[in-house]
Molecule: transfer RNA
Organism: uncultured Clostridia bacterium
């Protein structure tokens, strides 16, 4: 240096043919319990890596950047 994938709350990942972003785990509050765990309810959290472009509209498509994996030279 080429080339293929990956970037989406605190983590692990979901998003069909572009139409107002979700799930488990965690985290917080409340009920449960003599107390803890578990368990049930509910609640905060995400300018979808980043900067442009197309579109009435982009997490989706286009092009540039950046980081990371593999893999070729």
């Nucleotide at each position: 240096g080429c080339u293929a994938c990956u970037g989406u709350g605190g983590c692990u990942c979901a998003g069909g043919u572009g139409g107002u972003a979700g799930a488990g785990c965690a985290g917080c509050u409340c009920a449960u319990u003599c107390g803890u765990a578990a368990u049930g309810a509910g609640c905060a959290a995400g300018u979808c890596g980043c900067a442009g472009g197309u579109u009435c509209g982009a997490g989706u498509c286009c092009u540039g950047u950046c980081a990371g994996u593999a893999g070729c030279u």